[in-house]
Predicted 3D model of a 350-nucleotide part of an RNA (small-subunit ribosomal RNA, central domain) from a metagenome. The coordinates come from a structure-prediction model, not an experiment, and the mean pLDDT is 88. Its Rfam family is "Bacterial small subunit ribosomal RNA". The RNAcentral record of the full RNA draws on SILVA.

Context: one part of a larger RNA
RNA sequence: CUGGGCGUAAAGCGAACGCAGGCGGCACGUUAAGUCAGGUGUGAAAGCCCUGGGCUCAACCCAGGAAGUGCACUUGAAACUGGCGCGCUCGAGGAUGGGAGAGGAGAGCGGAAUUCCUGGUGUAGAGGUGAAAUUCGUAGAUAUCAGGAGGAACAUCAGUGGCGAAAGCGGCUCUCUGGCUCAUUUCUGACGCUCAUGUUCGAGAGCGUGGGUAGCAAACAGGAUUAGAUACCCUGGUAGUCCACGCUGUAAACGAUGAGUGCUUGCUGUCGGAGAUGUUUACCUCUUCGGUGGCUAAGCUAACGCAUUAAGCACUCCGCCUGGGAAGUACGGCCGCAAGGUUGAAACUC
Numbered sequence: 001c002u003g004g005g006c007g008u009a010a011a012g013c014g015a016a017c018g019c020a021g022g023c024g025g026c027a028c029g030u031u032a033a034g035u036c037a038g039g040u041g042u043g044a045a046a047g048c049c050c051u052g053g054g055c056u057c058a059a060c061c062c063a064g065g066a067a068g069u070g071c072a073c074u075u076g077a078a079a080c081u082g083g084c085g086c087g088c089u090c091g092a093g094g095a096u097g098g099g100a101g102a103g104g105a106g107a108g109c110g111g112a113a114u115u116c117c118u119g120g121u122g123u124a125g126a127g128g129u130g131a132a133a134u135u136c137g138u139a140g141a142u143a144u145c146a147g148g149a150g151g152a153a154c155a156u157c158a159g160u161g162g163c164g165a166a167a168g169c170g171g172c173u174c175u176c177u178g179g180c181u182c183a184u185u186u187c188u189g190a191c192g193c194u195c196a197u198g199u200u201c202g203a204g205a206g207c208g209u210g211g212g213u214a215g216c217a218a219a220c221a222g223g224a225u226u227a228g229a230u231a232c233c234c235u236g237g238u239a240g241u242c243c244a245c246g247c248u249g250u251a252a253a254c255g256a257u258g259a260g261u262g263c264u265u266g267c268u269g270u271c272g273g274a275g276a277u278g279u280u281u282a283c284c285u286c287u288u289c290g291g292u293g294g295c296u297a298a299g300c301u302a303a304c305g306c307a308u309u310a311a312g313c314a315c316u317c318c319g320c321c322u323g324g325g326a327a328g329u330a331c332g333g334c335c336g337c338a339a340g341g342u343u344g345a346a347a348c349u350c
Stems, first nucleotide, its partner, number of pairs: 004321003007304002012318001014201004021194003025088002028085004033081002035077008049065006091191001092188003095184005103177007110154001115149007125136002162169002206247006215241002220236004258317006266295011299306002323350003332343004
């Protein structure tokens, strides 16, 4: 390179936005770059192939021919791709009127619970475990009542419910704000899809500066267990967990399934809208659009399974894979305060 692949065998970037690039709806006209046909020139010799000839044959050699898929010029064709022009509305977007939602940011507020403090009642235990002990308690604990402080998280509702690109989002109210969806068919008229490099977002842990610290809790200390116990269990407990600003940029970042478009049996649940029939106007049934689940047909698959939310049938674009180990290591580059991240081999070995 050709070819084959990427749910679980190696392989979908964690996610999005997006320049270049690649690809691109329907109709007409034109052009002739790609494309196709003809012609001319060229395409060294030798070689390959064909015909004939020379060495006794052959290898070898000689002569002639063909071929030379290519390139240039030229004459044409106009279906397809491209260019140009003009138009269209189904793709895309806008307008108008509705709707649902833990989507995001900021501010304020609330109740339950834990802990601590103060006071009252009250007395000898409490706590903890498999059993204990460390621990707390006559300086009055545990229990109980009242009051106060402070931090963090929001039971029930809660749902294979909702929203978000992913990470993720859950008490209530207000302010600011993003996206989605339905209906009308009014407007623009291909304005689209994907996306190397790039940019932004990105759980947790971790880092820097400053605050905060109720509970929990790496490290650490003690008590147990044990042959030992640098653990599992218990009593404590610091970083951290929380807030502000900045950094880090990784996860089994998973649906282990890239994005987009079209097509292909059905049944059933649920969420949000719209419409219709019947109404007792609560609602039920049916139709339809958008989401989210379960089960199945064809088809696919090595099987498991997937199956209109495809892993089916096709197209476009991107990313990635090519035996195991060494190794996501070394070296170098880039990034980072560091921790480290990213890119990413080889020797050797099976």